Small-subunit ribosomal RNA, 3' major domain from Calderihabitans maritimus, 485 nucleotides, folded computationally. Lineage of the source: Bacteria > Bacillati > Bacillota > Neomoorellales > Calderihabitans. It matches the Rfam family "Bacterial small subunit ribosomal RNA".
Context: one part of a larger RNA
RNA sequence: UGACGGGGGCCCGCACAAGCGGUGGAGCAUGUGGUUUAAUUCGAUGCAACGCGAAGAACCUUACCGGGGCUUGACAUGCCGCGGACCUGGUGGAAACACUGGGGUGCCCUCUUUAGGGAGGGAACGCGGACACAGGUGGUGCAUGGUUGUCGUCAGCUCGUGUCGUGAGAUGUUGGGUUAAGUCCCGCAACGAGCGCAACCCCUACCUUUAGUUGCCAGCGGGUAAAGCCGGGCACUCUAAAGGGACUGCCGGUGACAAACCGGAGGAAGGUGGGGAUGACGUCAAAUCAUCAUGCCCCUUAUGUCCCGGGCUACACACGUGCUACAAUGGUCUGUACAGAGGGUAGCGAACCCGUGAGGGGGAGCCAAUCCCAGAAAGCAGAUCUCAGUUCGGAUUGCAGGCUGCAACUCGCCUGCAUGAAGGCGGAAUCGCUAGUAAUCGCGGAUCAGCAUGCCGCGGUGAAUACGUUCCCGGGCCUUGUACA
Numbered sequence: 001u002g003a004c005g006g007g008g009g010c011c012c013g014c015a016c017a018a019g020c021g022g023u024g025g026a027g028c029a030u031g032u033g034g035u036u037u038a039a040u041u042c043g044a045u046g047c048a049a050c051g052c053g054a055a056g057a058a059c060c061u062u063a064c065c066g067g068g069g070c071u072u073g074a075c076a077u078g079c080c081g082c083g084g085a086c087c088u089g090g091u092g093g094a095a096a097c098a099c100u101g102g103g104g105u106g107c108c109c110u111c112u113u114u115a116g117g118g119a120g121g122g123a124a125c126g127c128g129g130a131c132a133c134a135g136g137u138g139g140u141g142c143a144u145g146g147u148u149g150u151c152g153u154c155a156g157c158u159c160g161u162g163u164c165g166u167g168a169g170a171u172g173u174u175g176g177g178u179u180a181a182g183u184c185c186c187g188c189a190a191c192g193a194g195c196g197c198a199a200c201c202c203c204u205a206c207c208u209u210u211a212g213u214u215g216c217c218a219g220c221g222g223g224u225a226a227a228g229c230c231g232g233g234c235a236c237u238c239u240a241a242a243g244g245g246a247c248u249g250c251c252g253g254u255g256a257c258a259a260a261c262c263g264g265a266g267g268a269a270g271g272u273g274g275g276g277a278u279g280a281c282g283u284c285a286a287a288u289c290a291u292c293a294u295g296c297c298c299c300u301u302a303u304g305u306c307c308c309g310g311g312c313u314a315c316a317c318a319c320g321u322g323c324u325a326c327a328a329u330g331g332u333c334u335g336u337a338c339a340g341a342g343g344g345u346a347g348c349g350a351a352c353c354c355g356u357g358a359g360g361g362g363g364a365g366c367c368a369a370u371c372c373c374a375g376a377a378a379g380c381a382g383a384u385c386u387c388a389g390u391u392c393g394g395a396u397u398g399c400a401g402g403c404u405g406c407a408a409c410u411c412g413c414c415u416g417c418a419u420g421a422a423g424g425c426g427g428a429a430u431c432g433c434u435a436g437u438a439a440u441c442g443c444g445g446a447u448c449a450g451c452a453u454g455c456c457g458c459g460g461u462g463a464a465u466a467c468g469u470u471c472c473c474g475g476g477c478c479u480u481g482u483a484c485a
Base pairs, nucleotide, nucleotide: 001485002484003482004481005480007479008478009477010476011475012474013473015469016468019433020432021431022430023429026324027323028322029321030320031319032318033317034315035314042053043052064310065309066308067307068306069305070304073133077132078131079129080128081127082126083125086103087102088101089100090099091098092097107122108121109120110119111118112117135299136298138297139296140295144293145292146288147287148286149284151282156195157194158193159192160191161190162171163170164169175186176185177184201276202275203274204273206244207243208242209241210240211239212238215234220231221230222229247270250264251263252262253261254260326426330385331384332383333382334381335380336379342373343372344371347366348365352361353360354359392423397418398417399416400415401414402413403412439461440460441459442458443457444456445455
């Protein structure tokens, strides 16, 4: 100087408390451990691994296993030889591959030929050969770059000069107030400065202007069973660009005449309005050699490469994360209302018809504020069930079908009928959340042929509680002890 303390003081954070909803019990989904296996590829392992890399494992992916093949190689550059490239068969085979036929003579340059044509060279391309090399998701994240997690969006981390100290170092950065903040004010052997904080950026809340193939009987006309459907019009809504607006600016009080705090006015919005992006010096030899790059080591008829099949989907168990429930604030049926944000041409696919349905037929329209996906659902109105393992719950299983795809046995999703399991609110323990939040309800997208309870978004309905900081956890500043560095 740090680090640590079951030392002290001050102060924060859904840290506790106050509340609401969960997890831990059940069934299932998913990840992991373990076990099993020919293989169940690899990585991630307290917080900060475990719906994580994986934003899509039937083949492919795929890195694993079994078997069948190849050896200058699936891929790159260089050399030589042959050949048109290319198209199309046959045999064996699971395919890869091996063997073997047919058609066919192009492009550029030069020479030659009176035409047709012939010869040589060349660029792609194919086959063969030798070598230099290729190749490796083989090892080492304790050799590395890059990237990332975490403390932590915490308020800290430093430097120049000066001063003090023999020195390590201190001072500044401590102190009194204040703040979300090393934020600001005051003081002070310090005076300044940098990286952080804040602001500048984006979305959202209000208004104005500009602009109208979306919106509007707003005002006019036409028209319909109904409808912005048509003429017409940019007023409104909206869309998307530019601006305005909030700054403790104003008033009162407190305060040290400060910073600031408390209350108020006006205002769509108030004291960082709400949300996002943004992550200082560093810590954890943290993670990643399997995104990529890369040193060294290792393999070289194999640790490379191609193919078929299998595996990554196993199952006595254990754990994490979720979904669905256990019902009446509910289930079922009928009718009826209101979103936002997205996606769409190898695509989205309407009306209409067939089917109980998944779906099939059909193809209008749309490169999309224009058409489509698209029915929002909870809600509201009515009817029914009457507390029961039930008209709750839907696992499991049987049968019959649909879709994608070369192919759904291992191992996809969906539909109908039948079957109807556990489950009566969950021990110790434990998690999230402070407002348009929790809870609850549906909708969309990426990936994707197909496959979502996961992930990323979107809106609808919409709470309760916070006395307080003694305690648990994490953190900041000052101080104290130390046999630790």